This is a predicted structure of a 385-nucleotide RNA (Bacterial RNase P class A) from a Hyphomicrobiales bacterium. Model confidence (mean pLDDT): 75 of 100. Its Rfam family is "Bacterial RNase P class A". The family's RNA type in Rfam is ribozyme.

RNA sequence: CCAGUUGGCCGGGUGACCGCGCCGGCAAGCGCCGAAAGGCCGCCGGGGAGGAAAGUCCGGGCUCCAGGGAAACACGGUGCCGGGUAACGCCCGGCGAGGGAAACCUCAGGGACAGUGCCACAGAAAGCAAACCGCCAGCGGUCCGCCGCAGGUAAGGGUGAAAGGGUGCGGUAAGAGCGCACCGCGCCUCUGGCAACAGGGGCGGCAGGGUAAACCCCACCGGGAGCAAAAUCGAAUAGGGAUCGCGCGAGGCUUCGGCUUCAAACCUGUUUCCCGGUUGGCGAUCCGGGUAGAUUGCAUGAGGCGGCCAGCAACGGUCGUCCCAGAUGAAUGGUCACCCCGCCCUUGUGGCGGACAGAACCCGGCUUACAGGCCAACUGGCGCU
Numbered sequence: 001c002c003a004g005u006u007g008g009c010c011g012g013g014u015g016a017c018c019g020c021g022c023c024g025g026c027a028a029g030c031g032c033c034g035a036a037a038g039g040c041c042g043c044c045g046g047g048g049a050g051g052a053a054a055g056u057c058c059g060g061g062c063u064c065c066a067g068g069g070a071a072a073c074a075c076g077g078u079g080c081c082g083g084g085u086a087a088c089g090c091c092c093g094g095c096g097a098g099g100g101a102a103a104c105c106u107c108a109g110g111g112a113c114a115g116u117g118c119c120a121c122a123g124a125a126a127g128c129a130a131a132c133c134g135c136c137a138g139c140g141g142u143c144c145g146c147c148g149c150a151g152g153u154a155a156g157g158g159u160g161a162a163a164g165g166g167u168g169c170g171g172u173a174a175g176a177g178c179g180c181a182c183c184g185c186g187c188c189u190c191u192g193g194c195a196a197c198a199g200g201g202g203c204g205g206c207a208g209g210g211u212a213a214a215c216c217c218c219a220c221c222g223g224g225a226g227c228a229a230a231a232u233c234g235a236a237u238a239g240g241g242a243u244c245g246c247g248c249g250a251g252g253c254u255u256c257g258g259c260u261u262c263a264a265a266c267c268u269g270u271u272u273c274c275c276g277g278u279u280g281g282c283g284a285u286c287c288g289g290g291u292a293g294a295u296u297g298c299a300u301g302a303g304g305c306g307g308c309c310a311g312c313a314a315c316g317g318u319c320g321u322c323c324c325a326g327a328u329g330a331a332u333g334g335u336c337a338c339c340c341c342g343c344c345c346u347u348g349u350g351g352c353g354g355a356c357a358g359a360a361c362c363c364g365g366c367u368u369a370c371a372g373g374c375c376a377a378c379u380g381g382c383g384c385u
Stems, first nucleotide, its partner, number of pairs: 001381010012339007020048001022046005029041001031040003050356001054367002057365005062226004067275007075222005080094005095109001096107004110217002115215002117211003132157002134153003138149004165183006184206001185204008230296004240287007249262005264279004303322007340354005345348001
């Protein structure tokens, strides 16, 4: 210098003027809007989109469904090992398998001697294996080319994604784990490792094809709905609580006010059980609550940045420091100048363009989109010293 691999980062900058919404401080009129709750108006200061704010695919916080516990069933999810984390289907480090010359990349990667199902087409045969072509000794025939019969075989050919281990030597009529060596496989065992697993030794002639992103089995995890959750303040209209009268599922006690036991219904996948909780029919009078609306929820958080310590790393500990969007008919913008980058030409005081996309309760991930640019480490090649 070229080709490549991996990881990280940026995502136009500066200035002036004019706006928009938010927060804090000060000021504040018998101000304005509104039934009320509450909101608005001035000045100063501060900060105002993203790496994905996106898809809403996982995991949580938070809120409500009173709550808590046990068992069984159903449904859904996850699935090599170890670690990290609030948690995860995420991340890190390993192992195994596959790909690449390498750096490196990819993998739903538990179980197929618990059971069931399926294996299209082709093929003789696709699961208690099978024999189409071929090979081979025998018997019979023969025009001496070969043909037929009843057998042996699974080496070779052919079909297929897959055909009951592979290569070689021996062996045989031809063959065959039939015998042997090595590789593979199964069982036993030793060594290393927390483990997944790796390596060694012995025995066995080879049994048990594949498929679980098919049912299924095993282990583990999981209640539902979601900020339009929910809480508070609160017009109108329809429905609720207290008192009184009638009445109460059953029993007991009673000072007649009630108390208590059992039963009933409900308590968020279903069923059963335990602790516990809630509820009681009608009329009159009084009180109050939900809707529209307003406020809170709602911006201090598993928070950002920096140093040190521990760790291969994910991550953790500790110290210091900072406060950094909060709308709801929905702010986060516009104009000008200069600079930056890219393209074009008539080469200038030029023209055009600058990706993907925009918060909506918050956080950790994953996935997808993205003009252009920067940095680091590593692999291979070439050249020079």